[in-house]
RNA sequence: ACCUAAGGUUAGGGGUGCUUGCAAAAGCGGGCUGAGAUCAUACCCUAAGAACCUGAACCGGGUAACACCGGCGUAGGGAAACCUGAUGCCAUUCGU
Numbered sequence: 001a002c003c004u005a006a007g008g009u010u011a012g013g014g015g016u017g018c019u020u021g022c023a024a025a026a027g028c029g030g031g032c033u034g035a036g037a038u039c040a041u042a043c044c045c046u047a048a049g050a051a052c053c054u055g056a057a058c059c060g061g062g063u064a065a066c067a068c069c070g071g072c073g074u075a076g077g078g079a080a081a082c083c084u085g086a087u088g089c090c091a092u093u094c095g096u
Stems, first nucleotide, its partner, number of pairs: 007083004011046004016040001017032006052077003058071004
C1' cells in the first nucleotide's frame, strides 16, 4: 500500500407458529419455543448469503401441542453499495 474478519451509514429482503381463557365472532389476555410469534418499525439477514423460501400436509425423536429438536442441507433459490481497516476470536484472573 492492498485486502480480510469485525464495525458503521444508507438502501433493501424476511418471518410472525402451537396451545388456552374471556364468549360464538371481531377483539383483549395467559402458557411453550425462539433474536423475533404481524405487541413491532422492533428483531434477524444482505453474496464468506441456514435471515427466509421450495422440497414439505416430508422423515426420525420428543411434547399438552407445534415449521419443538435433528435430518433433509457440500440440495435448489434468495435481498447491496459505500466508509473504516484487527477495533476480532479463545483461555485465565479480577470487578460489577
The prediction has a mean pLDDT of 78.
The RNA shown here (TPP riboswitch aptamer (THI element)) has 96 nucleotides and comes from a Balneolaceae bacterium.
Lineage of the source: Bacteria > Pseudomonadati > Balneolia > Balneolales > Balneolaceae.